Context: one part of a larger RNA
């Protein structure tokens, strides 16, 4: 010094586990915020380091419910003090307090800290002082002041209302890359993606045809099968990629402007009737009138064109009042009656009931011996219940130990949903036919030029939307049918609103996995965005497992201690807290060969 058995010894693989994650279904919820949010910071306990809870009323305060006999939160055990059947701990409902920062908002700042002013109270001989409130900007309406410069108008105040800011994905708008393909690259592709901004919702956005189409059509939007990798576009290269149709899902339709009428306000024109006061006849009146723009109200809202105005016709529920007088005729308005809608558009605000969900909870069937073990739930006998043999615990494997499982009950108090009722709001005169006067959304449509958007990269390029310069008609009108034209179809732009069916999941409640099982699954089963790392922006671990229960080794001995030997305890201690099992590498110790 190799090698072989054996026994350690360090180590933390593997196996077994799961408190923890991944992913997904169904449901609910879909906001929070100056009544100061989201996230902090400091604090608050008898002893109190950290986690959680809570604010100087501080591990908690009231008050209502619920359940119970113990109770003062976790790492984390004791000690002392306490509470508690007059119901406390604990669960739920509603309320009070909530230091300081933080949109942060009284100035001001290097967040969590620094000086105020006003007004009320406290207080002190005064002054400092205490304490509650308000005191920022902007924008909106009101109001009161108010320059240069008369009026005014800017500017200053005051008052009320309302914004601010944070949020996971999904929406929409406004901006927009490049790595990459194209086997190089530049049109082109990645892609209007990524990312930056703004904006709103519980969804957003679309939306009731100036569609689509080409048949004896359809008939608002949105999604989802199809049509289809098709017609197309493309250095015609890479590669991009429609639409109708048809078949589901869900359905829902409104409001204006304009003509004309009234009322009323301002300008103007007109001074006596020839105009007007609803017709008609008779009388009277006065400035009542005309024209222009305006507010309000009433009308009105389409494309087989529709309104307005006139003209004919038919037809229509009572009562009162009125329109200078009288009569007669029309008109308008109120109240009964009568019919119809309705809180998401189409107008809008709530009240009461009755019911149902949610936010604590109840009730809930059924099993004993014997065997082996430490320990029965395993095994054997005999029985039981099932609308319940899901799932989990209990010393190992329980339908009948236990929590709970089917079922079946349940709220003082908040909040929501669905009905009803009261209540609001429309309608009670339309309808037809005729004319042919008005009206039917202008710097718009649409043209030239540059662009963009569209599957469609200028093509033959409609169609869409911006930018510029031109710039129309008015129903015998105006657009579209993929350059244009012509017949012929379809549609009415230049205003506006609209649920569902669709997209999401930060959050809550149930539940499910041929999803992980500690080097995996979230970074992150544990004090985790922690410990550390950076000047910051930012990076960013490591670390589960005694036992069934601590029963965590009482005494003794050897050591200064660390640790070990008895002895105990346990089924087990080579389960002793460095604690399940404990490979391997790597140390060692005895024994056998060999050298």
């Nucleotide at each position: 010094g190799g090698c072989g058995c054996a026994a350690g010894g360090c180590g933390g693989a593997u196996g077994c586990c799961u408190u923890g994650g991944c992913g997904c279904u169904g449901g609910g919820a879909g906001c929070c915020g100056a009544u100061g949010a989201a996230g902090g910071a400091c604090g608050c306990g008898g002893c109190a380091g950290g986690c959680u809870g809570c604010g100087a009323u501080a591990a908690g305060c009231c008050c209502c419910g619920g359940u119970u006999a113990g109770g003062u939160g976790c790492c984390g055990a004791a000690c002392a003090a306490c509470c508690u059947u007059u119901g406390a701990c604990c669960c739920g409902g509603g309320g009070a307090u909530g230091u300081c920062c933080g949109a942060a908002u009284g100035g001001g700042g290097g967040a969590a800290c620094c000086c105020a002013c006003g007004u009320g109270c406290g207080g002190u001989a005064a002054u400092g002082c205490g304490u509650a409130c308000g005191u920022a900007u902007c924008c909106u309406u009101a109001c009161c002041u108010g320059a240069a410069c008369a009026c005014a108008u800017a500017g200053g105040g005051u008052a009320a209302g309302g914004a601010a800011g944070g949020u996971a994905a999904g929406c929409a708008g406004g901006g927009g890359a490049a790595g990459u393909g194209a086997a190089a690259c530049a049109u082109c592709u990645c892609a209007g993606u990524a990312c930056c901004c703004u904006g709103a919702g519980g969804a957003a956005g679309a939306g009731a045809a100036a569609g689509a189409a080409a048949a004896a059509u359809c008939g608002a939007u949105u999604c989802c099968c199809u049509g289809a990798g098709u017609a197309g576009c493309g250095g015609c290269g890479a590669g991009c990629g429609a639409a109708a149709c048809g078949g589901g899902a869900u359905c829902a339709g409104c409001c204006u402007a304009a003509a004309c009428c009234a009322a009323c306000c301002a300008g103007g024109c007109a001074u006596u009737a020839c105009u007007g006061c609803u017709u008609g006849c008779a009388g009277g009146c006065u400035a009542a009138g005309c024209c222009u723009g305006g507010u309000u109200g009433g009308g009105g809202u389409u494309g087989u064109a529709g309104g307005a105005g006139u003209u004919g016709u038919c037809u229509u529920g009572g009562u009162g009042c009125u329109a200078c007088u009288g009569c007669a005729a029309u008109g308008g308005u109120a109240c009964c009656g009568g019919g119809g809608a309705g809180u998401u558009a189409c107008a809008a605000a709530g009240a009461c009931a009755a019911u149902g969900g949610u936010u604590a909870g109840c009730g809930g069937a059924a099993g004993g011996c014997c065997u082996u073990g430490g320990a029965a739930a395993u095994g054997g006998c005999c029985g039981c219940u099932a609308u319940a043999g899901a799932g989990g615990g209990u010393a190992a494997a329980a339908g009948c130990c236990c929590c709970g499982u089917a079922c079946g009950c349940g709220a003082a108090a908040a909040c929501u949903g669905u009905u009803g009722u009261c209540c609001u709001c429309c309608c009670u005169u339309g309808g037809c036919a005729g004319c042919u006067u008005c009206c039917u959304g202008a710097g718009u449509a649409c043209g030239g030029c540059g662009g963009u958007a569209c599957a469609c990269g200028u093509g033959a390029a409609a169609u869409u939307c911006c930018g510029u310069c031109g710039g129309a008609a008015u129903c015998u009108g105006c657009g579209g049918g993929g350059a244009c034209c012509a017949c012929c179809c379809c549609g009415u732009a230049a205003g506006g609103c609209u649920a569902a069916a669709u997209a999401c999941u930060a959050c809550c409640c149930a539940g499910c996995g041929a999803c992980c099982g500690a080097u995996a699954g979230u970074g992150a089963a544990c004090u985790a965005g922690u410990a550390c790392c950076g000047u910051g922006a930012g990076g960013g671990a490591a670390a589960g497992g005694u036992g069934a229960a601590a029963a965590g080794u009482a005494c003794c001995c050897c050591g200064g201690a660390a640790g070990g030997g008895g002895a105990g305890u346990g089924a087990a201690a080579u389960a002793g807290u460095a604690c399940c099992u404990g490979a391997a590498a790597c140390c060692u110790u005895g024994c056998g060969c060999c050298u």
This is a predicted structure of a 595-nucleotide part of an RNA (large-subunit ribosomal RNA, domain I) from a Thermoleophilia bacterium. Its Rfam family is "Bacterial large subunit ribosomal RNA". RNAcentral holds the full RNA, with entries from ENA. The coordinates come from a structure-prediction model, not an experiment, and the mean pLDDT is 83. Lineage of the source: Bacteria > Bacillati > Actinomycetota > Thermoleophilia.